The RNA shown here (small-subunit ribosomal RNA) has 1495 nucleotides and comes from a metagenome. Its mean pLDDT, the model's own confidence on a scale to 100, is 82.

RNA sequence: AGAGAUUUAGAGGAAGGGUGCUUGCACCUGGAGAACAGAUUGAAGUGGGUGGCGGACGGGUGAGUAAUGCGUAGGGACUUGCCAUUAAGAGAGGGACAACUCGGGGAAACUCGAGCUAAUACCCCAUAAACUCUGAGGAGAAAAGGAUGGGAUUCAGCGAUUCAAUGUUUUUGAAGAAAGAGCAUUGAGACGCUGGACCAUUCGCUUAAUGAUAGACCUACGUUGGAUUAGCUUGUUGGUAGGGUAAAAGCCUACCAAGGCGACGAUCCAUAACUGGUUUGAGAGAAUGAUCAGUCACACUGGAACUGAGACACGGUCCAGACUCCUACGGGAGGCAGCAGCAGGGAAUAUUGGACAAUGGGGGCAACCCUGAUCCAGCGAUACCGCGUGUGUGAAGAAGGCCUUCGGGUUGUAAAGCACUUUAGGUAGGGAGGAGAGGCUAUUUUCUAAAAGAGGAUAGAAGAGACGUUACCUACAGAAUAAGCACCGGCUAACUCUGUGCCAGCAGCCGCGGUAAUACAGAGGGUGCGAGCGUUAAUCGGAAUGAUUGGGCGUAAAGAGCGCGUAGGCGGUAAGAAAAGUUAGACGUGAAAUACCUGGGCUUAACCUAGGGGCUGCAUCUAAAACUGACUUACUCGAGUUCAGCAGAGGGAAGUAGAAUUUCCAGUGUAGCGGUGAAAUGCGUAGAUAUUGGAAGGAAUACCGUUGGCGAAGGCGGCUUUCUGGGCUGAAACUGACGCUGAGGCGCGAAAGCAUGGGGAGCAAACAGGAUUAGAUACCCUGGUAGUCCAUGCCGUAAACGAUGAGAACUAGCUGUUGGUAUAAUUAAAAUACAAGUGGCGAAGCAAACGCGAUAAGUUCUCCGCCUGGGGAUUACGACCGCAAGGUUAAAACUCAAAGGAAUUGACGGGGGCCCGCACAAGCGGUGGAGUAUGUGGUUUAAUUCGAUGCAACGCGAAGAACCUUACCUACCCUUGACAUCCUACGAAUCUGUAAGAGAUUACGGAGUGCCUGCAAGGAAGCGUAGAGACAGGUGCUGCAUGGCUGUCGUCAGCUCGUGUCGUGAGAUGUUGGGUUAAGUCCCGUAACGAGCGCAACCCUUAUCCUUAGUUGCCAUACCUAGAAAUAGAGGAACUCUAAGGAGACUGCCAGUGAUAAGCUGGAGGAAGGUGGGGACGACGUCAAGUCAUCAUGGCCUUUAUGGGUAGGGCAACACACGUGCUACAAUGGGGAGUACAAAGAGGAGCGAACUUGCGAAAGGGUGCGAAUCUCAAAAAGCUCUCCGUAAUUUGGAUUGGAGUCUGCAACUCGACUCCAUGAAACUGGAAUCGCUAGUAAUCGCAGAUCAGCAGGCUGCGGUGAAUACGUUCUCGGGCCUUGUACACACCGCCCGUCACACCAUGGGAGUGGGUUGUACCAGAAGUAAGUAGAAUAACCGCAAGGAGUUCGCUUACCACGGUAUGGUUCAUGACUGGGGUGAAGUCGUAACAAGGUA
Repeated sequence: AGAGAUUUAGAGGAAGGGUGCUUGCACCUGGAGAACAGAUUGAAGUGGGUGGCGGACGGGUGAGUAAUGCGUAGGGACUUGCCAUUAAGAGAGGGACAACUCGGGGAAACUCGAGCUAAUACCCCAUAAACUCUGAGGAGAAAAGGAUGGGAUUCAGCGAUUCAAUGUUUUUGAAGAAAGAGCAUUGAGACGCUGGACCAUUCGCUUAAUGAUAGACCUACGUUGGAUUAGCUUGUUGGUAGGGUAAAAGCCUACCAAGGCGACGAUCCAUAACUGGUUUGAGAGAAUGAUCAGUCACACUGGAACUGAGACACGGUCCAGACUCCUACGGGAGGCAGCAGCAGGGAAUAUUGGACAAUGGGGGCAACCCUGAUCCAGCGAUACCGCGUGUGUGAAGAAGGCCUUCGGGUUGUAAAGCACUUUAGGUAGGGAGGAGAGGCUAUUUUCUAAAAGAGGAUAGAAGAGACGUUACCUACAGAAUAAGCACCGGCUAACUCUGUGCCAGCAGCCGCGGUAAUACAGAGGGUGCGAGCGUUAAUCGGAAUGAUUGGGCGUAAAGAGCGCGUAGGCGGUAAGAAAAGUUAGACGUGAAAUACCUGGGCUUAACCUAGGGGCUGCAUCUAAAACUGACUUACUCGAGUUCAGCAGAGGGAAGUAGAAUUUCCAGUGUAGCGGUGAAAUGCGUAGAUAUUGGAAGGAAUACCGUUGGCGAAGGCGGCUUUCUGGGCUGAAACUGACGCUGAGGCGCGAAAGCAUGGGGAGCAAACAGGAUUAGAUACCCUGGUAGUCCAUGCCGUAAACGAUGAGAACUAGCUGUUGGUAUAAUUAAAAUACAAGUGGCGAAGCAAACGCGAUAAGUUCUCCGCCUGGGGAUUACGACCGCAAGGUUAAAACUCAAAGGAAUUGACGGGGGCCCGCACAAGCGGUGGAGUAUGUGGUUUAAUUCGAUGCAACGCGAAGAACCUUACCUACCCUUGACAUCCUACGAAUCUGUAAGAGAUUACGGAGUGCCUGCAAGGAAGCGUAGAGACAGGUGCUGCAUGGCUGUCGUCAGCUCGUGUCGUGAGAUGUUGGGUUAAGUCCCGUAACGAGCGCAACCCUUAUCCUUAGUUGCCAUACCUAGAAAUAGAGGAACUCUAAGGAGACUGCCAGUGAUAAGCUGGAGGAAGGUGGGGACGACGUCAAGUCAUCAUGGCCUUUAUGGGUAGGGCAACACACGUGCUACAAUGGGGAGUACAAAGAGGAGCGAACUUGCGAAAGGGUGCGAAUCUCAAAAAGCUCUCCGUAAUUUGGAUUGGAGUCUGCAACUCGACUCCAUGAAACUGGAAUCGCUAGUAAUCGCAGAUCAGCAGGCUGCGGUGAAUACGUUCUCGGGCCUUGUACACACCGCCCGUCACACCAUGGGAGUGGGUUGUACCAGAAGUAAGUAGAAUAACCGCAAGGAGUUCGCUUACCACGGUAUGGUUCAUGACUGGGGUGAAGUCGUAACAAGGUA
């Protein structure tokens, strides 16, 4: 854009049907009278006004308010429009003012003047009791009409008309008469219309009464925190009189009285609307007051009244103030905490929507009108409820992802595939309920004379839905359109990989992260919930963590220092009466909603709805009388009084005594005294100390003397006197509950300190000096002043402690002690009993445990005080007290995740006890000094490879670096590689030559073909070369990722377990104790009984003997043989020895001792005696001990290099320091000569003999021997002889020069040895330190491993061969028991304070700026009330003049804002300053924890 269909609007409308009467047409006559204009009346509407009712409801908000509020229960002195019921009335008049008209002012808002007018507007009069007042006679005070309808009655008007009369005009008539017609007037009648009266209905009006509803007022009780707010109040409390109000009342005024409130919290400050309820909780409670409902308060801020039934009024008025807007600058306007909306603020909260359809409200007679109340819709997962995003099947367990032990596992029936379903969503169609009324029409009934009208009843028709394209139902298509969020270390359900590397980050608490992170980040997987999930904020719970239910106070926080006592709380026995508490019943109330129970309605649910019960409370009435209280009357047990005794450091005052210290005087006497760890200061020859005599003075009271006494506590100690308090005991009598506790209050209250005045011997803060010490403002010493003492007055605190408030009752015992009494029979002594004190143990019970336990920390009662995590803080501010010092009361900010108690196991102690060890001591010999070797550090270097670092690294790895080793450095080379596996190609392998080069290597050749299968071709093990890639390689890192191995405590005697027992538990017991041992060795005891790993033994070796066996070993050369001889063969098996097996030693025997044990001491025998000597053997564990460089290995790093090869260099450097050795320093020696005796080993690329040569190292040689046979091989010290003669030497041998030997490709860097020469330091070693207890130390040599060569090192072997041990005080280490602990990374621990730096909060602070509030004063808008001399004035009175009254103005009183002065309080800020807290490994010391080194 078109087509079809549909809907709506308009036009037309066949046939047929219905209904009605003037039955339809034309003309004539008659009638009617349009438009337009005007008048009157009525009706409808619009605008303006008067008037009435409503704007006091509904809607919003929570600023104020701690009581003028709210909640519950009551009360009497009140009002109440509209509404209901009832009674009575509603008569007669009057004067204005809007609108409007005219004129004026102003920008506007608005306003002024003149004139007209109505009313249910306004006013007077009349009437009025059941109203009000009253002096009881009386007086006073009302009103309004409107609407609708009627036409019986009546009146009036109008209309046309009929009749009659009169008058008049006119026609007919000759005229008169008469008749007719018209007009006018009057009268009468009927008719029509209109209006009034009237009648009826209805809405109103006035007065009064009653009710309902609503409101006002009063009372009691309840209603947040602070006492660092303790006194508040003058109209305040009451009375009288008056006023005032709707009404009681100081509500107001005058006068009088001096009251009223308050510790049961007044006043003040802060905070806050209250409630039904809501959230939570088992409940009691705690927190809270959104939505819904009741009450209150507020409406820009403050004040005020008017109107009205109701207001001091959200969308009214006036005034003041702040702000915004308009303006012509003169002046005006406004109030969203109504609904929407805008801006701003904020983490954050919606549409400038629809409708009055429903419910409700206002007006109206009603129809109707108004209603952002309300009902709906929109936005928001904000909350609650319901539903969906599919269902079934589906193993090849697909692909992909992730992990992997590389096999696989997991995602996962999940997907795909196949078969189904269709809610919600989409499209289309249908379609309730919310609508009942009211109004209209008709009929009927009541009211009425009737009709009409109104009310009632019945019937009927039309018609009203915002939501809404509603809910709901049906059809169609199609798995189609629809899953996220948090978490996965523990609490707490859920685990791996990668990245990161105390970074980035996480975190509710504990805590993760420093190279293997289930904790960060990502991924895979999993868990939880799901259209939601997680975070944040808040409340309750758990929390018995404010404890009424339902806590505590010896040591964890917490008993006041102690008493007296006020208020208060609690209180013995019996009876009576009453009934306040109490209990029971009844009645009223406890709004509804909510919550609960049972039903009902939406498909279910949320939700809605009906009924029930409940609302635990309050009030009234009735009843009961046990208990409590109040009252009355009694009692004696509690308490007290009287009498007689008793003990006592109870208190006050006065006096007095002896010892001692000190000082002074005098004598004797002489050199020291004193003091200390040691000293010194000090005193002393001017005569000290010591000693004798005397004097003075002050303070304190030895012995007795004591878990003895007294006191409330503090505290109290010679003796005497005096005053005085309390306690205990006994016997009777008396009083008759008089009692207990005790907030405030009052008093007492150690020491120190303060004031005044005394006193002052000793002691002694401060101070001085001497010591100690790194320092020593300390500990120690010498002095010494306040003070200590007395009197008087303050202070008011202590670990004022039993860390334990007071009183009462009850609940096993044993034992000591003090003062009493009683008993038998008198003293003494003792016993028993009774209460009163004061101790020890202990049952039940309690307690976290320790412990308490009739003197309770047990079981109960009464009353008081106190506590609520640590620090900040025994603090600040404020207040009170004090002369001051200071005390009492007493926070917060901030900060930490602990602080604390008791007990346990360890570890530690400058704690204790016991014990052991070459631990010390007693000895012997060394190291540290010298030279040198070797290792290390350091330094150097291209490199001086790496590791080991207190004991427990340093002659260690290394049992042997010239090259190699070798890992390091320099240079030159290689890159699948020097080595392993796999693949491809070629070639067998292999042997070998020449040239270049420092070499690795490179180039060119030569010889050569095997084995197996197979006829051959070919295949194939092994090897070589080349190539590609997987990979090799790494002495690169991490010993703090590891295995293995090792060191060390320590060859120390310990370390554990099962069962049982004890303890809440950690744990203990066993394992401790008494003895004993080398030993947790054994014995005894014993709530333990057993067992394991360790100890010991078993094993090896050595010491003695026996048996067996005798070669190469041993014995023997008598005979024989060979030989010149040496010697070889031949003999023996006793010994030595060898190497197999046995014996032996076990405290077995004796004596003593011990406990009749274990054992110890001594002895006998014996080769050996108490483990005979030595070795191997190393518990649980400790040191993140050592080793990634022996090896192995996770992870990381490297890959033409951090791998591999070669040459040279280095590991060997050298101002220095240390460790471990060697050689010495000499005569117990050195040199020379001679001579004797071992053991254990090694030897074939080996040991290597004899012999020869060389001064020698060695060389030559090659018998013998794979070794009880041969060789290395000579042992050395020793012994004998001799020289040296105390010296840097005949000690010592370094160093250096020369000459050599050997090994080895090669001795320069860098080997060992030999010879000649040289001949250093060193003359016994400071501080300090090491080893060793017997065949040991010391000393002497020998061998071996490694090894071509190289030992002073190491590992073995034998020879010679001592001294000393009183003993456990001390040093070191260890074991057991015990004790203390603030340590547990365990004393190399922990930890305190100042100072320095940074940050944080806080106190003080000259002040400064706000808020709030008190007092005094000024001021005074609007308004109200009162007064009034000015002005104005319709209604009433008056004939008038005028009056009454009213209004304006003015004045006064009250009063908001505002102002001045001066206080209180609070907040903020402030130079500077005080302390506090927290911070990284800062500084100084070491105060505390152990006897913390001075408890």

The RNAcentral record of the sequence draws on SILVA.